């Protein structure tokens, strides 16, 4: 330098054009002499960034940033 993959909640990952979710974790409550576990409730987010297509974009297209890999 060329090519490919990945980037979504604090963490690990879903969602393949139609309200962004789950598990773990956090916070509050309940239970206990107390802690843990259990149970109930609750808050999460500029979907790396910018633009485009579309009635509608995490998803499709372009550019760009970061990380990993392959080739040279």
């Nucleotide at each position: 330098g060329g090519c490919u993959g990945c980037g979504u909640a604090g963490c690990u990952c879903a969602a393949u054009g139609g309200u962004a979710g789950a598990g773990c974790g956090g916070c509050g409550g309940u239970u206990u002499c107390a802690u843990a576990a259990g149970c109930c409730g609750u808050a999460u987010g500029u979907u790396g960034g910018a633009g485009g297509u579309u009635c509608g974009a995490a998803u499709c297209c372009u550019c760009u940033c970061g990380c990993a890999g392959c080739c040279a």
Record summary:
RNAcentral holds the sequence, with entries from ENA. The RNA shown here (transfer RNA) has 72 nucleotides and comes from Elusimicrobia bacterium CG1_02_37_114. The source organism's lineage runs through Bacteria, Pseudomonadati and Elusimicrobiota. Rfam family: tRNA. Rfam classes the family as a transfer RNA. From the family's description: Transfer RNA (tRNA) molecules are approximately 80 nucleotides in length. The same sequence occurs in records of 3 taxa. Its mean pLDDT, the model's own confidence on a scale to 100, is 80.